[in-house]
Context: one part of a larger RNA
């Protein structure tokens, strides 16, 4: 001066407690150990690995294995010689590759060749998702959006360091006031930048429709008030008012207000900490391969299964299940694309081909809901898992290994043991829609709006964390 105490104070956070709904039993998916395998490619391991990287392994990806090929190479530059690129038949193969052929002659132009582009030889070189993340740089998490970290002059102190940063209040905060050998400063807190939440002006189509006509329809003639929409403003500032309280920051009540003390939500990650994560996004040092640790191909592999673990989703039923009827969103995407109306098919879809580069037109059906009817407590008309049979799309190609649909099977499963996890308001539960990847594959991301709760006395106790302070045989 610092960690550190099963020392002491103060204070915080869904840390507890007070509530709701979950995992932990069941099946399934999915991602990791083990185990096996020719390979099961490979990182990632308390919290901060483990629906992580991967926003999608049937080839391909792809980095594994087997097998058949290459050797200046799949890719860059550079020297000779040949030929324009390019198309295209056969033949052996798995394909890669090898062999035999055919067709074609462009651009510039000083007629000497030149550019591109393909093929042959030599080498100088390429290549390496090979090894180190403890040599590294960028990126990243995590302590945690916690209130902290620090400098300059001065002052104390032999120093090492202290002092400002401590106290007295107060705040979401080293926020702001008061005091003081301190006086100022930085970086961070606020704010200033986005979205929402009330108003207003411009602006009125592809949005809208109050009044007037019209129609099966804002369909059409008008109209731009009103709803949107999208651009610029105005509002919120403890600004007023009463208490408190040091004549102070403040704090607590109240009007006004569409909103009140940071309105709600997002970006924003101080100094550093963890040899933390990445050499397999990229860069990059040294080290290692070089007729292979490199390329190219074709099957496999990554999808494998006595078992264990996270994390998800289906459910165990009547606040529900079926069946029929009706109603209300947002946010996206869309031209190699969304694809309607109409006709086929129980159905996945198949046929067609209007619209539409989109406030037009399309995906599009929201779904919980709300009104009828039914099932009456049961392994059920609840549950859907497996397995059979027939299709259906995407693709060269669904056998290992796609998603769906129909018919038929109809497993576990009757609310889960010690534990454990999220959550404080438009949340949690609970319900459906979109997109990103993507030929096709979502229960996983990553966003949308619907319905719409309980609780929180309180801070003894667990856990994390912050400031003082105090013990130590520890740095």
């Nucleotide at each position: 001066u610092g960690a550190c105490g099963g020392g002491g104070g103060c204070c915080c956070g869904c840390a507890c407690a007070a509530g709701c709904g979950g995992u932990g039993g069941a099946g399934c998916a999915u991602g990791u150990g083990g185990u096996u395998u020719a390979a099961u490619u490979a990182g990632a391991c308390g919290c901060a690995a483990c629906g992580c990287g991967c926003a999608g392994a049937u080839c391909c990806u792809u980095a594994c294995c087997u097998g058949g090929g290459c050797u200046u190479g799949a890719c860059a530059u550079c020297u000779g010689c040949g030929g324009a690129a390019c198309c295209u038949u056969c033949u052996g193969c798995a394909a890669a590759c090898a062999g035999a052929g055919g067709g074609g002659u462009g651009c510039c132009u000083u007629c000497g060749g030149g550019a591109g582009c393909c093929g042959c030889a030599a080498g100088a070189c390429a290549g390496g998702u090979g090894c180190u993340g403890c040599a590294u740089g960028g990126c990243u998490g995590u302590c945690g959006u916690c209130a902290g970290c620090u400098c300059g002059u001065g002052u104390c102190g032999u120093g090492a360091g202290a002092u400002g940063u401590u106290g007295g209040g107060u705040u979401a905060a080293g926020u702001c006031c008061c005091g003081c050998a301190a006086c100022g400063a930085g970086c961070g807190c606020a704010a200033c930048c986005c979205c929402u939440g009330u108003c207003c002006u411009u602006a009125g189509u592809u949005g809208c429709c109050a009044u007037c006509a019209u129609u099966c329809a804002g369909u059409u003639g008008g109209g731009c008030a009103c709803u949107c929409u999208a651009a610029g403003g105005a509002g919120a500032c403890u600004g007023c008012c009463g208490g408190u309280g040091u004549u102070a920051a403040a704090c607590c009540g109240g009007a006004g207000g569409a909103a009140g003390g940071u309105g709600g939500g997002g970006a924003u990650g101080a100094c550093g900490u963890c040899a933390a994560g990445u050499c397999c996004u990229c860069a990059u040092g040294g080290c290692c391969c070089u007729u292979a640790u490199g390329u190219c191909c074709a099957g496999g592999g990554c999808u494998a299964c006595a078992c264990a673990c996270g994390u998800g989703c289906u459910a165990c039923a009547a606040u529900g299940g079926c069946c029929g009827g009706u109603a209300c969103a947002a946010a996206g995407a869309g031209u190699u694309g969304c694809g309607a109306u109409g006709c086929c098919g129980c159905g996945a879809g198949g046929u067609g081909g209007a619209g539409c580069u989109a406030a037009u037109c399309u995906c599009a059906a929201a779904a919980a809901g709300c009104c009828g009817g039914u099932c009456u407590c049961a392994g059920u008309u609840c549950g859907g898992a497996u397995u059979g049979g027939a299709g259906u799309c995407u693709g060269c190609a669904a056998c290992u290994c796609g998603a769906c649909u129909c018919c038929a099977u109809g497993a576990a499963g009757u609310u889960g043991g010690a534990a454990u996890c999220g959550c404080u308001a438009g949340u949690a539960a609970u319900c459906g829609c979109g997109g990103a990847u993507c030929a096709g594959c979502a229960u996983g991301c990553c966003g949308c709006g619907g319905u719409g709760a309980a609780u929180a006395c309180g801070u003894u106790c667990c856990c994390g964390g912050g400031c003082c302070u105090u013990g130590u045989a520890c740095a």

A computed fold for a 475-nucleotide part of an RNA from an uncultured bacterium, annotated as small-subunit ribosomal RNA, 3' major domain. The full RNA is in RNAcentral, with records from ENA and SILVA.